Molecule: c-di-GMP-I riboswitch aptamer
């Protein structure tokens, strides 16, 4: 530098449910808990898409989701 990954090892994240708080909502934060994850790291003013609210019926505006695609960086392994 390349490779997305069968196994091993090291390190890591944490869905749903439930509880508390914030929010009109989508949803978020913390706790609990592991369904899973080779990027489940980061990015929501690069973009597509989902969802919510408002105005309104043409769509626009304001939000939200990175665990939908995507962009970008990177550990271990392999080469």
């Nucleotide at each position: 530098g390349a490779u997305a990954g069968u196994g091993a090892a090291a390190a890591g994240c944490a869905a749903a449910c439930c509880c508390a708080c914030c929010g009109c909502a989508a949803g978020g934060u913390g706790g609990c808990g592991a369904c899973g994850c080779a990027a489940a790291g980061c990015u929501a003013u690069a973009g597509g898409g989902g969802c919510u609210g408002c105005c309104g019926c043409a769509g626009g505006c304001a939000g939200u989701c990175a665990g939908c695609c995507a962009g970008u960086u990177g550990c271990c392994g392999u080469u």